[in-house]
RNA sequence: AACGUGCUCCGGGGCUCGGUGAGAAUCCGAACCGGCGGUCAAAGUCCGCGAACCGGUCCGAUGAUUCGGCCGGCUGACCUGGUGGAAUUCCAGGACCGACAGUGAGGUUUCGUCUGUAAGACGAAACUCAAGUCUGGAUGGGAGGCAGCACGCG
Numbered sequence: 001a002a003c004g005u006g007c008u009c010c011g012g013g014g015c016u017c018g019g020u021g022a023g024a025a026u027c028c029g030a031a032c033c034g035g036c037g038g039u040c041a042a043a044g045u046c047c048g049c050g051a052a053c054c055g056g057u058c059c060g061a062u063g064a065u066u067c068g069g070c071c072g073g074c075u076g077a078c079c080u081g082g083u084g085g086a087a088u089u090c091c092a093g094g095a096c097c098g099a100c101a102g103u104g105a106g107g108u109u110u111c112g113u114c115u116g117u118a119a120g121a122c123g124a125a126a127c128u129c130a131a132g133u134c135u136g137g138a139u140g141g142g143a144g145g146c147a148g149c150a151c152g153c154g
Base pairs, nucleotide, nucleotide: 003152004151005150006149007148008147009145010144017029018028019027031133032132033098034097035049036048037047038046044096045095053073054072055071056070058069059068060067061066078094079093080092081091082090100136101135102134106128107127108126109125110124111123112122113121114120115119
């Protein structure tokens, strides 16, 4: 040096614009963002992991509610061309994706009223959907870190 143990520290970004409208950071157009490890070479889209969510007859804490651990489940999205020994990782071009809860002017169907019909407007009910960027759990947790210290080993 490497390795092991303990402790400390660090450990997620983003709607500035325009349109419609009484009203939109959720609609429409454009804009903007990209956790950790690995991979012959640099990755939101490859292989894994974390977070969130769901479940458990297990363990611990708690008077209880409940919380934590552990185990299981779930978990999005890329192609073409170029360079090269090697790239779904670089360069060029065009695409795509984004937990849970909250918040809407979304959608469908039915009914009623109105406009001569059509087409639509308004109101009601049922069902359904609804923000990557706002708010919240979260001053949390966290994959991990050739970040630091101590001790051991050598």
Predicted 3D model of a 154-nucleotide RNA (FMN riboswitch aptamer (RFN element)). The prediction has a mean pLDDT of 77.